Description
The RNA shown here (transfer RNA) has 71 nucleotides and comes from Candidatus Taylorbacteria bacterium RIFCSPHIGHO2_01_FULL_43_120. RNAcentral holds the sequence, with entries from ENA. NCBI's taxonomy places the organism under Bacteria, Bacteria candidate phyla, Candidatus Tayloriibacteriota. Its Rfam family is "tRNA".

RNA sequence: CGGGCUGUAGCAUAGUGGUAGUGUGCGCGAUUCGGGUUCGCGUGGUCUGGGUUCGAUUCCCAGCAGCCCGA
Numbered sequence: 001c002g003g004g005c006u007g008u009a010g011c012a013u014a015g016u017g018g019u020a021g022u023g024u025g026c027g028c029g030a031u032u033c034g035g036g037u038u039c040g041c042g043u044g045g046u047c048u049g050g051g052u053u054c055g056a057u058u059c060c061c062a063g064c065a066g067c068c069c070g071a
Stems, first nucleotide, its partner, number of pairs: 001070007010024004018054001025043006047063005
């Protein structure tokens, strides 16, 4: 320098155009003499900018970051 893949909650991971889920964590409560376990409720997220569309996590372009390949 060229090409490819990935980017979603503190962490991990789904989601092929119509209100973003799950596990774990965290907070509160119940259970216990107390802790753990278990159960209930809650918390919190789409890498950045632009475009297409009535509507974008999703499609397109550029950028940024990480990984891989080539030179």